RNA sequence: AUUUGAAAAAGGCAAACCUAUCGAAAGGUUGGGACGCAAAGUCACAGAUCUAAGGGACACUAUGAUGGCUGGGCUACCAAA
Numbered sequence: 001a002u003u004u005g006a007a008a009a010a011g012g013c014a015a016a017c018c019u020a021u022c023g024a025a026a027g028g029u030u031g032g033g034a035c036g037c038a039a040a041g042u043c044a045c046a047g048a049u050c051u052a053a054g055g056g057a058c059a060c061u062a063u064g065a066u067g068g069c070u071g072g073g074c075u076a077c078c079a080a081a
Stems, first nucleotide, its partner, number of pairs: 002081004012037002017032002020029003035068001041074003045071003048066003054061002
């Protein structure tokens, strides 16, 4: 440096739900809380999904959201080969 893995050791993150708050909503942030996670660190590039304020006669529609949906980019502790 690369690949594989979480058996060991040190740790890390935090689903649902609840409090407060932002938002039209999806959802985000904050404190509690642990379903789980070997990248559940980070990035909305591609696909997928969610929402529909605004637009539209209706159908519908992203410039909004989801990285704990999939792929991919970048970075990374320990052990083994």

Predicted 3D model of an 81-nucleotide RNA (c-di-GMP-I riboswitch aptamer) from Ureibacillus acetophenoni. Of the family's consensus pairs, 94% are formed in the model. Model confidence (mean pLDDT): 85 of 100. It matches the Rfam family "c-di-GMP-I riboswitch aptamer". Rfam links the family to the GO term cyclic-di-GMP binding. Lineage of the source: Bacteria > Bacillati > Bacillota > Caryophanaceae > Ureibacillus.